[in-house]
RNA sequence: GUAGAGGUUGCGUGUUUUAUGAGUAACGGCCGGGACAUGUACAGGCAUGAAGGAAAAGCCGCAAAAGGAAAACGCGCCGAAGGAGAGCGGAAGCCUGCAGCUGCGCUCCUGGGGGUGUGCCGAACAGACACAUCACUGUCAUCAUUCUGAUGGAGAGCUAU
Numbered sequence: 001g002u003a004g005a006g007g008u009u010g011c012g013u014g015u016u017u018u019a020u021g022a023g024u025a026a027c028g029g030c031c032g033g034g035a036c037a038u039g040u041a042c043a044g045g046c047a048u049g050a051a052g053g054a055a056a057a058g059c060c061g062c063a064a065a066a067g068g069a070a071a072a073c074g075c076g077c078c079g080a081a082g083g084a085g086a087g088c089g090g091a092a093g094c095c096u097g098c099a100g101c102u103g104c105g106c107u108c109c110u111g112g113g114g115g116u117g118u119g120c121c122g123a124a125c126a127g128a129c130a131c132a133u134c135a136c137u138g139u140c141a142u143c144a145u146u147c148u149g150a151u152g153g154a155g156a157g158c159u160a161u
Stems, first nucleotide, its partner, number of pairs: 001161004007078001010077009027061004036049003040099001042097005081110005087104004111137002114134006121127001139153006
């Protein structure tokens, strides 16, 4: 360099269908109220609207979507991929700050899936992520050998060539 293995719940991703989201948001009307309101949340300012009546709550009508989830069928694969940090960029009435969402690369961490607990995201009792812990599993090393066990390491690894 090349080719492989870990699992039938390996990893990621696309399409379709289904449920949830939700009788919720938005929109329209009524009522209410009496001064505030507007972006993804918050704060400050600009601009605009507003006593010819702002915002909240409530009622009626109408009525979604995204993310996330499950199944099927495909695609790319075995640092597959996931996460953290700071940096640069993007979206919107505008600007600034700050957090969130998102794209890029850099550095660092994690062999893999699972159970349990806590935290956080989330509409959620689904699920994702982080940390801790528990056994399981694959791989290599060392020791032992009751044919199987103990201890330890990490994927820049392991096996074959």
A computed fold for a 161-nucleotide RNA from a bovine gut metagenome, annotated as Lysine riboswitch aptamer. The coordinates come from a structure-prediction model, not an experiment, and the mean pLDDT is 78. Rfam family: Lysine riboswitch aptamer. Rfam links the family to the GO term lysine biosynthetic process. The RNAcentral record of the sequence draws on MGnify. The model forms 100% of the base pairs in the Rfam consensus.